[in-house]
Molecule: RNase P RNA; transfer RNA
Organism: Bacteroidota bacterium
């Protein structure tokens, strides 16, 4: 110089002017009283001053929480989530270190990464045979329309029961022996996963993002969540249960315990029948869609410092940084600046002209994933070429 | 916000990890008719919305993004 790999920001600045939205104070404005003042009130309205005002993804709603309701937030199956180890967090399917595997020369990427001797299940076709298998073709040997032995070689297949290579053997076969793989066992070194060394019996497929097993986690809804105030209606109709020997109900299903739960009269031959009620569950039907908290102090940020390899804690100081509810944050103007485009250079730049030009806007909040981004910056390793 | 379902041939719809992607209407050819339907016989026509991933093998199992759609103060 070029190619790549990993992290990080940036993604428009400044004035001037009108305008818009929301907090604070202060008056106008209303009521009252001891009346040139004092007290009090209001989001109904105006006016001044003064502080603030989208995102790195506000998105997808995909995970986890805080919040908030529900007398069970008891216990128990069903169900759902996660999966190497150590750790970090409020928690998480997140993030930091490692550890192994694949894949790249590398820098780095990626892994849904526990178990196939707990059970069952699946490999169509093809090939003898695909779980406790197999002899089709082949080699031997003896006999010859046959019967042993055999799993090396060859074919099918994605996959064939340890591989390479010597030797042995009738021919072969871990039968022996070398290495390498797994399996077991012992030390070492590490918190661990794991990693080396040495021994050994020869060797005990795949698939679990097949059902399961094991380990550890999960109550359920969700701000349209719930809390308060005004209003309106039809305290409405039917059906069927029950009324304490209990109908039902108690925030996904199902079951166990606990808890909550509704009468009196009258007539009648005990049973039972009539009247008024209440208590519950299904289903039609009406009515109201107002107003006010929640609603922004946060597991907040920012600078130091201390501790860790690191994520990310401590401790000190300092700051308040949108809160709307048909849903505000805009235009115009100059200047500077990025980019593009044309013309020019002495290659350090310059003149001009276009003009902010990617993805895209809160709605309870935070921690994360993922996903979509025109162009710009800035650091760190890594690989090729090349001069010094 | 929340709870779900769905994209497969023009079109309406069906399909369990395993022979081959499939019915119906539609289209196209021929038989039959004096001609046309009818009605019989054949024939074509396919990114299984997109990517990635499991696994010998995916429409089918798992993750992502794209679009439609029910219902619910």
């Nucleotide at each position: 110089g070029g190619g790549g790999u990993g992290c990080a920001c940036c993604g428009g600045g400044c004035a001037a002017c009108c305008g818009c939205u929301u907090c604070g104070c202060c008056g106008a404005c209303c009521g009252g009283c001891u009346c040139u003042g004092c007290c009090g009130g209001g989001g109904a309205u105006c006016g001044g001053c003064g502080g603030g005002g989208a995102g790195g993804a506000a998105a997808g709603u995909c995970c986890g929480a805080a919040c908030u309701c529900c007398a069970c937030a008891g216990g128990g199956c069903a169900g759902g989530g996660u999966g190497c180890c150590u750790c970090c967090u409020a928690a998480c399917g997140g993030g930091a270190g490692g550890g192994c595997g694949u894949c790249g020369c590398a820098a780095g990427a990626c892994g849904a990464c526990g178990g196939a001797a707990a059970g069952u299940g699946c490999a169509a076709c093809a090939g003898a045979a695909a779980g406790c298998a197999u002899a089709c073709c082949g080699c031997c040997c003896c006999u010859u329309u046959g019967g042993g032995g055999u799993a090396a070689g060859g074919g099918u297949g994605a996959a064939a029961a340890g591989g390479u290579g010597a030797g042995g053997u009738a021919a072969g076969a871990g039968c022996u022996c070398a290495c390498c793989a797994g399996c077991g066992g012992u030390g070492u070194g590490g918190c661990a996963a794991c990693a080396c060394a040495c021994c050994g019996g020869c060797u005990c497929g795949g698939c679990a993002a097949a059902c399961c097993c094991c380990a550890c986690c999960c109550g359920g809804a969700g701000c349209a969540a719930g809390a308060c105030c005004a209003a309106a209606u039809a305290g409405g109709g039917a059906u069927g249960c029950c009324g304490c020997u209990g109908a039902g109900c108690g925030u996904g299903g199902c079951c166990c315990g606990c808890g909550c739960g509704a009468g009196g009269u009258c007539c009648c031959u005990c049973g039972g029948g009539a009247c008024c009620c209440g208590g519950c569950a299904u289903c039609c039907g009406g009515g109201u869609a107002g107003g006010u908290c929640g609603c922004u102090c946060g597991a907040g940020c920012a600078u130091g410092u201390c501790g860790g390899c690191g994520a990310c804690g401590g401790c000190a100081u300092g700051c308040c940084c949108a809160g709307a509810u048909a849903g505000a944050u805009g235009g115009u103007u100059g200047c500077c600046u990025c980019g593009u485009c044309c013309g020019u250079u002495u290659c350090g730049g310059c003149g001009g002209a276009c003009c902010a030009g990617a993805c895209a806007g809160a709605a309870u909040u935070c921690g994360g994933c993922u996903u979509a981004c025109a162009g710009g910056u800035g650091c760190a390793c890594c690989c090729c070429g090349u001069c010094c | 916000g929340c709870a779900c379902g769905c994209g497969u041939a023009g079109c309406u719809c069906a399909g369990u990890u395993g022979g081959c992607a499939g019915a119906g209407c539609a289209g196209c050819u021929g038989a039959c008719u004096c001609u046309u339907a009818a009605u019989c016989a054949g024939c074509g026509g396919g990114u299984c919305c997109g990517g990635g991933g499991u696994u010998c093998g995916a429409g089918u199992c798992c993750c992502c993004g794209c679009g439609c759609g029910u219902g619910u103060a």